RNAcentral holds the full RNA, with entries from SILVA. Predicted 3D model of a 348-nucleotide part of an RNA (small-subunit ribosomal RNA, central domain) from a metagenome. Model confidence (mean pLDDT): 90 of 100. Its Rfam family is "Bacterial small subunit ribosomal RNA".
Context: one part of a larger RNA
RNA sequence: CUGGGCGUAAAGCGCACGUAGGCGGGUCGUUAAGUCAGGGGUGAAAUCCCGGAGCUCAACUCCGGAACUGCCUUUGAUGCUGGCGAUCUAGAGAUCGGAAGAGGUUAGUGGAAUUCCCAGUGUAGAGGUGAAAUUCGUAGAUAUUGGGAAGAACACCAGUGGCGAAGGCGGCUAACUGGUCCGAUACUGACGCUGAGGUGCGAAAGCGUGGGGAGCGAACAGGAUUAGAUACCCUGGUAGUCCACGCCGUAAACUAUGGAAGCUAGCCGUCAGUCAGUUUGCUGAGUGGUGGCGCAGCUAACGCAUUAAGCUUCCCGCCUGGGGAGUACGGUCGCAAGAUUAAAACUC
Numbered sequence: 001c002u003g004g005g006c007g008u009a010a011a012g013c014g015c016a017c018g019u020a021g022g023c024g025g026g027u028c029g030u031u032a033a034g035u036c037a038g039g040g041g042u043g044a045a046a047u048c049c050c051g052g053a054g055c056u057c058a059a060c061u062c063c064g065g066a067a068c069u070g071c072c073u074u075u076g077a078u079g080c081u082g083g084c085g086a087u088c089u090a091g092a093g094a095u096c097g098g099a100a101g102a103g104g105u106u107a108g109u110g111g112a113a114u115u116c117c118c119a120g121u122g123u124a125g126a127g128g129u130g131a132a133a134u135u136c137g138u139a140g141a142u143a144u145u146g147g148g149a150a151g152a153a154c155a156c157c158a159g160u161g162g163c164g165a166a167g168g169c170g171g172c173u174a175a176c177u178g179g180u181c182c183g184a185u186a187c188u189g190a191c192g193c194u195g196a197g198g199u200g201c202g203a204a205a206g207c208g209u210g211g212g213g214a215g216c217g218a219a220c221a222g223g224a225u226u227a228g229a230u231a232c233c234c235u236g237g238u239a240g241u242c243c244a245c246g247c248c249g250u251a252a253a254c255u256a257u258g259g260a261a262g263c264u265a266g267c268c269g270u271c272a273g274u275c276a277g278u279u280u281g282c283u284g285a286g287u288g289g290u291g292g293c294g295c296a297g298c299u300a301a302c303g304c305a306u307u308a309a310g311c312u313u314c315c316c317g318c319c320u321g322g323g324g325a326g327u328a329c330g331g332u333c334g335c336a337a338g339a340u341u342a343a344a345a346c347u348c
Stems, first nucleotide, its partner, number of pairs: 004319003007302002012316001014201004021194003025088007033081002035077008049065006091191001092188002094185006103177007110154001114150008125136002162169002206247006215241002220236004258315006266293007274285004297304002321348003330341004
């Protein structure tokens, strides 16, 4: 390479937008590039294959045929693919009317709690644990009442509930803003799908500059535990956690399941629209999400099963024994930490 694969055995890029490319709905006409058919030319000889012949056989040699799966040219065919032209509306978009939502950004604001400060009451303990001690407290703690300050997070509602491409998003209000769903339509007319490179977004931790710092809390200190205890437990506590701007670009970034389209039994929940019936309690139909179970089918099994891991098509990414190793070297990126791309020797 071929072939086979990628939920858990190796293997789906963290996610999106999108360039090139690949692929692409119905009908009619045209063309004849691909495709198919016929003819012609060429495809040296040797070799290979088949049938014969000659060396006593064979190897070997000779004769004949076939083949040389290709290329060029010519005459045709027009179902499919392509090109061109026309047209259509089932894909896609658009318009109008509704709907839900922790979708995003910015500004403002609220209460509970925590800690600290001030004042009152009050007195000997408090705290902490398996038990203790370190620690705090007669310079008045803990408890309790009133007042004040600060920062961070938003109890209940809360729900295999919702929204978002993913990361993720939760007090309330306002402004700006993205997407989705349902119903209707007399608009556009294939405008679509995927997407190598590329670009953007991307939890936490970490980094830079400047703020902020209540609680929590790597490091660190002390107290315990223990044979030891550089831990688990306790008392403290710095970075950090928070904000602004800029970097980093990684995660079990998981549904360990790439995206799109079509088809293939059902039953039971739930969320958002719509329609019909209605005894106003509900019932039925249909659409889009989100769950449970389950048939066919698939699977090594577990399991998946209209939200497929079933049956098909298109496009991308990735895998090829374990270790060495996601390492070395080189390149690119980064302030750094490091990230990304990515071997070999050797060994089993």